[in-house]
RNA sequence: GGGCCUGUAGUCUAGUGGUAAAACGCCCCGCUUGCACCGGGGGGUCGCGAGUUCGAUUCUCGCCGGGUCCA
Numbered sequence: 001g002g003g004c005c006u007g008u009a010g011u012c013u014a015g016u017g018g019u020a021a022a023a024c025g026c027c028c029c030g031c032u033u034g035c036a037c038c039g040g041g042g043g044g045u046c047g048c049g050a051g052u053u054c055g056a057u058u059c060u061c062g063c064c065g066g067g068u069c070c071a
Base pairs, nucleotide, nucleotide: 001070002069003068004067005066006065007064010024011023013021018054026042027041028040029039030038047063048062049061050060051059
């Protein structure tokens, strides 16, 4: 320098055009003499920019970061 894959919550991962989710973690309440477990509730997320579209996390292009292969 080039090819391919990838970027979603604090962590790990689903969702692939039509209201963004699960688990763990965090906060609150219940339970307990108290802690833990357990049960209920809550906050929090689509790497950046542009394009297509009525509508983009999803499709296209560029940039940035990561992985892998070739040189």
Transfer RNA from a Nanobdellota archaeon, 71 nucleotides, folded computationally. Its Rfam family is "tRNA". It is annotated as a transfer RNA. RNAcentral holds the sequence, with entries from ENA. The prediction has a mean pLDDT of 80. RNAcentral records the identical sequence in 2 taxa.